The prediction has a mean pLDDT of 80. Predicted 3D model of a 75-nucleotide RNA (transfer RNA) from Fructobacillus sp. EFB-N1. The source organism's lineage runs through Bacteria, Bacillati, Bacillota, Bacilli and Fructobacillus. The sequence is in RNAcentral, with records from ENA. It matches the Rfam family "tRNA". Gene Ontology term of the family: triplet codon-amino acid adaptor activity. Rfam classes the family as a transfer RNA.

RNA sequence: UUGCUCCGUAGUUCAGUUGGUAGAACGCCGCACUGUUAAUGCGAGGGUCGCUGGUUCGAGUCCAGCUGGGGCAGU
Numbered sequence: 001u002u003g004c005u006c007c008g009u010a011g012u013u014c015a016g017u018u019g020g021u022a023g024a025a026c027g028c029c030g031c032a033c034u035g036u037u038a039a040u041g042c043g044a045g046g047g048u049c050g051c052u053g054g055u056u057c058g059a060g061u062c063c064a065g066c067u068g069g070g071g072c073a074g075u
Base pairs, nucleotide, nucleotide: 002073003072004071005070006069007068008067011026012025013024014023020057029043030042031041032040050066051065052064053063054062
């Protein structure tokens, strides 16, 4: 450098069914409890899904290109 393959979704680790409009756990914040912290309980906030297009009434999901990372093969 070329080809093949897997992955990119909330601050982090990950789910997301046959395409039907995005969730969990932990963390952060608030409240309760406690002499205080921790633990525990309750509540709230946080992402238009790596980027750009296409298909579709509708795309995290299907298609194309690009991009970042891991693995394999070839010269």